[in-house]
RNA sequence: GAAGCUGGCUAGACAGUCGCCGCGUACGCAAGUACGGGGAGGAAAGUCCGGGCUCCAUAGAGCAGAAUGCCGGUUAAUGGCCGGACACCGUGAGGUGAUGAACAGUGCCACAGAAAAUAAACCGCCGAUGGCCUGAUUGAUACGUCCGCAAGGAGGUUGAUGUUGGGAUCAGGUAAGGAUGAAACGGUGCGGUAAGAGCGCACCGCGCACCCGGCAACGGGCGUGGCAGGGUAAACUCCAUUCGGAGCAAGAUCAAAUAGGCUGACUUUGGCGUGGCUCGCGUCGUCAGCGGGUAGAUUGCUUGAGCGUAAGGUAACGAAACGCCUAGAGGAAUGACUGUCCACGACAGAACCCGGCUUAUCGGCCAGCUUCACCU
Numbered sequence: 001g002a003a004g005c006u007g008g009c010u011a012g013a014c015a016g017u018c019g020c021c022g023c024g025u026a027c028g029c030a031a032g033u034a035c036g037g038g039g040a041g042g043a044a045a046g047u048c049c050g051g052g053c054u055c056c057a058u059a060g061a062g063c064a065g066a067a068u069g070c071c072g073g074u075u076a077a078u079g080g081c082c083g084g085a086c087a088c089c090g091u092g093a094g095g096u097g098a099u100g101a102a103c104a105g106u107g108c109c110a111c112a113g114a115a116a117a118u119a120a121a122c123c124g125c126c127g128a129u130g131g132c133c134u135g136a137u138u139g140a141u142a143c144g145u146c147c148g149c150a151a152g153g154a155g156g157u158u159g160a161u162g163u164u165g166g167g168a169u170c171a172g173g174u175a176a177g178g179a180u181g182a183a184a185c186g187g188u189g190c191g192g193u194a195a196g197a198g199c200g201c202a203c204c205g206c207g208c209a210c211c212c213g214g215c216a217a218c219g220g221g222c223g224u225g226g227c228a229g230g231g232u233a234a235a236c237u238c239c240a241u242u243c244g245g246a247g248c249a250a251g252a253u254c255a256a257a258u259a260g261g262c263u264g265a266c267u268u269u270g271g272c273g274u275g276g277c278u279c280g281c282g283u284c285g286u287c288a289g290c291g292g293g294u295a296g297a298u299u300g301c302u303u304g305a306g307c308g309u310a311a312g313g314u315a316a317c318g319a320a321a322c323g324c325c326u327a328g329a330g331g332a333a334u335g336a337c338u339g340u341c342c343a344c345g346a347c348a349g350a351a352c353c354c355g356g357c358u359u360a361u362c363g364g365c366c367a368g369c370u371u372c373a374c375c376u
Base pairs, nucleotide, nucleotide: 001372002371003370004369005368006367007366008365009364010363012341013340014339015338016337017336018335020039021038023036024035025034026033027032041347045358046357048356049355050354051353052352053247054246055245056244060279061278062277063276065243066242067241068240069239070084071083072082073081074080085099086097087096088095089094100238101237105236106235107232108231109230122178123177124174125173126172129171130170131169132167133166134165135164136163137162145154146153147152186204187203188202189201190200191199205227206225207224208223210221211220212219213218251299252298253297254296261290262289263288264287265286266285270284271283272282273281306324307323308322309321312317342345
């Protein structure tokens, strides 16, 4: 100097004029007036998770179903977050992970290929052994070879039999080499073999046992066994753990109103009781359709698992103590105009609240770490 990785903060600023909402104080019968402080986000979005809170409710248990899936910690809780292990990617700082079980069982692995899981031979290699051809050598007459249970038969100096070379292959052997495929029944090397093969050996891999480190996931060491039916569970499944429902349009209070009307179903062997089914428990009514009347206001509503500092902790987190208060609209409040500055302003507006995740996005600033080039 360049290129990267990780984490954090911020999200136009200042001034003036008028306007909006809520709170506090004072005045006022009230409407209102004056003064003072306050008033949208890092994602408020998505509605994907977890809860608080409210109601069912006074009762559960089981089955089905659903969710999660390495280990530990944190939290109100989670599938979140933090740390670690393992696997993969990256030169690296770092990043990603739908990370339990394939000998409980079932299913699937198209096409190609000989063959896709107790498999098997397309090309190829061998052909030691039995059969075929040929060369050399040996030299058999009552002897050996072949067929036959035997009796007997066949061939033979125009070469029986034995020995030893060569050639091409049939039977047979092989799965080391090649082809096919995403994947081919361990890998590399040496020996051995007719040619090969864990056939044997060394190392690696795999199984089993023991020891060491670690809370654990897991890592390491040593010994032993030639050991072999691969992959897929984001297929069904098995295992372990967890799981009531509905939702602020939840609920509570006051006011108003009528036709507590009509029809139908079930009605104690029944109905109803906030996910489904069964049992249990409680209760005596429940539900559907048609038709008629009323619907105004208050509350829930913002003091919270809140924020800051904080012993402790690698970190997430976080005890005591002290300090702070930071929007509550109700068809929906922060808008309009002017001037200056510069980083020239993106994505974008709370509606019961909180902790997360995911998505969108113009810029500015800070801290730590990695790699490369050059100079000293």
The RNA shown here (Bacterial RNase P class A) has 376 nucleotides and comes from an uncultured Nitrosomonadales bacterium.